[in-house]
Context: one part of a larger RNA
RNA sequence: CACCGCCCGUCACGUCAUGGGAGCUGGCAAUGCCUGAAGCCGGUGGCCUAACCGCAAGGAAGGAGCCGUCUAGGGCAGGGUCGGUGACUGGGACGAAGUCGUAACAAGGUAGCAGUACCGGAAGGUGCGGCUGGAUCACCUCCUU
Repeated sequence: CACCGCCCGUCACGUCAUGGGAGCUGGCAAUGCCUGAAGCCGGUGGCCUAACCGCAAGGAAGGAGCCGUCUAGGGCAGGGUCGGUGACUGGGACGAAGUCGUAACAAGGUAGCAGUACCGGAAGGUGCGGCUGGAUCACCUCCUU
C1' cells in the first nucleotide's frame, strides 16, 4: 500500500499442548487385622549339669525345653497421594492466499457499550433498566475570551 481500507465469528484442513472420561496399569508413604524367623528381656523350668557349699543325699547357681512382650519379613482389607495409558469428548494456541455471511471501526448504513433473560449456522438479534467513551440539527442554562 490510507474505505477497492480495516475487521468478527461459525465451519473445513494441518500441527502442538491441554481439561473431562467407563476404565486399565505402576510408584510412594501410612492405617487396621492376621501371621511371625533370629535375638534381647521377663516367666517357668517336673528334664540336664565339671567348678561354689556339703562326707553324702542334696542345696545354690546355670542350662536345654516350654510360655509371653517387643519385632524384621510375609499375607489380607479399605482408603490417601503422585504418575503412565484410555474408546470417546470439550474448548485453546498457531498456521501467504479454503467456506458462509458482515457483527464492530465514519451516524459502519438499526449509534455503540457493559449487565441480564430468551432466541439464532455464525458473527449476532430482541426485550428490560443503565452508561456516553454517540454523530447531526435546534433550543435552554452556565463558563472563558
The prediction has a mean pLDDT of 82. Predicted 3D model of a 145-nucleotide part of an RNA (small-subunit ribosomal RNA, 3' minor domain) from a Chloroflexota bacterium. NCBI's taxonomy places the organism under Bacteria, Bacillati, Chloroflexota. Rfam family: Bacterial small subunit ribosomal RNA. The sequence was found in a public genome assembly.